Predicted 3D model of a 72-nucleotide RNA (transfer RNA) from a Chloroflexota bacterium. NCBI's taxonomy places the organism under Bacteria, Bacillati, Chloroflexota. Rfam family: tRNA. About the family: Transfer RNA (tRNA) molecules are approximately 80 nucleotides in length. By type it is a transfer RNA. Gene Ontology term of the family: triplet codon-amino acid adaptor activity.

RNA sequence: GCGGGCGUCGCCAAGUGGUAAGGCAACGGCCUUCCAAGCCGUCACUCGCGGGUUCGAGUCCCGUCGCCCGCU
Repeated sequence: GCGGGCGUCGCCAAGUGGUAAGGCAACGGCCUUCCAAGCCGUCACUCGCGGGUUCGAGUCCCGUCGCCCGCU
């Protein structure tokens, strides 16, 4: 330098054009003498960043940044 893959909540992770699943953690509550466990609730109006397409984009396109793999 060229090609490819990945980038979604603190961590892991689904989603593949129509209001962003789930688990762990965290926070609040119930229970308990207390703690743990259990149960209920809350937790991403910006999905690396910037543009574009579309009535509508995490999802498609372009650029860019980061990480990984391969080639030279």